[in-house]
This record gives sequence, C1' cells and structure tokens, in this order.
RNA sequence: AGGCCAGUAGCUCAACUGGUAGAGCGUCGGUCUCCAAAACCGAAGGUUGGGGGUUCGAUCCCUCCCUGGCCUGCCA
Repeated sequence: AGGCCAGUAGCUCAACUGGUAGAGCGUCGGUCUCCAAAACCGAAGGUUGGGGGUUCGAUCCCUCCCUGGCCUGCCA
C1' cells in the first nucleotide's frame, strides 16, 4: 500500500427478501427469607461506530471516514 471480516443495551450476541430494534447475563425494584443467596415476577437501559446518499421507509443497499482483527505485498 492492497484485500477480507467485525463494530447493534454495561458485557456476549440475534434480527428472513429493506417494513414496530430483541435475547441471555448483569443492574434496579418486588415476592420469598431473621439477613443474604437461589428461585420467581417486573422495570429501566439503544444517535444500530461517524458523515453523506438512495428510498414512502435503512441495522440491512451505495459512498467516504474511524476503530479492532486477519491475510498478501513493498522498503529496511
């Protein structure tokens, strides 16, 4: 320098052919308990990495950039 993959809740990850953004864990509250844990019930939590574009509508398509990983090459 070029190519490929990934980036979505605090963490790990889903989301069909573009059509209401979800789960587990964690956190908080409740039930239970002498207290706590476990179990059960409930709730909060999201600029979907950033800008721009296409579209009635974008996590998804196009483009530029950022971050991380992998591969190839060049110089030394």
A computed fold for a 76-nucleotide RNA from a Phycisphaerales bacterium, annotated as transfer RNA. NCBI's taxonomy places the organism under Bacteria, Pseudomonadati, Planctomycetota, Phycisphaerae, Phycisphaerales. It was read from a public genome assembly. It matches the Rfam family "tRNA". The family's RNA type in Rfam is transfer RNA.